[in-house]
RNA sequence: UGCAGAGUAGAAACGUAAGCGUUAAGUGUCAGCUGAACGGGGAGUUGUCAGCUGAACGAAAAGAUAAUUCUUGCGGUUUAUGUUUCGCAUCCCGCUGCU
Numbered sequence: 001u002g003c004a005g006a007g008u009a010g011a012a013a014c015g016u017a018a019g020c021g022u023u024a025a026g027u028g029u030c031a032g033c034u035g036a037a038c039g040g041g042g043a044g045u046u047g048u049c050a051g052c053u054g055a056a057c058g059a060a061a062a063g064a065u066a067a068u069u070c071u072u073g074c075g076g077u078u079u080a081u082g083u084u085u086c087g088c089a090u091c092c093c094g095c096u097g098c099u
Base pairs, nucleotide, nucleotide: 002098003097004096005095010086011085012084013083014082015081016080017079018078019077020075021074022073029055030054031053032052033051034050035049036048040093041092042091043090061072062071063070064069
């Protein structure tokens, strides 16, 4: 000098547990505003995530019981945890191996 590679946050699927809703919140979609994070260092998007506001759409209940309770379901439901898979948008530097 050249070539190759490793590593993060996190994401997805499935399992388990405990909740919430089933008098419809949540999830998902669209728009606006604000903010945050993005391999060890720096930069960083039209990408990602979170919060708030607005809009449209929208559902699975059944049984038992004295009961405001219980059981079984249901929800693109929440959280925790396990397994597997994927994984810096991108650029520069660094690191490892070979040359």

A computed fold for a 99-nucleotide RNA, annotated as THF (Tetrahydrofolate) riboswitch aptamer. It matches the Rfam family "THF (Tetrahydrofolate) riboswitch aptamer". From the family's description: Tetrahydrofolate (THF) riboswitch was first reported for Ames et al. as an RNA motif in 5' untranslated (5'-UTR)regions of folate transport and biosynthesis genes in Firmicutes genomes. The sequence was found by an Rfam model in a public genome assembly.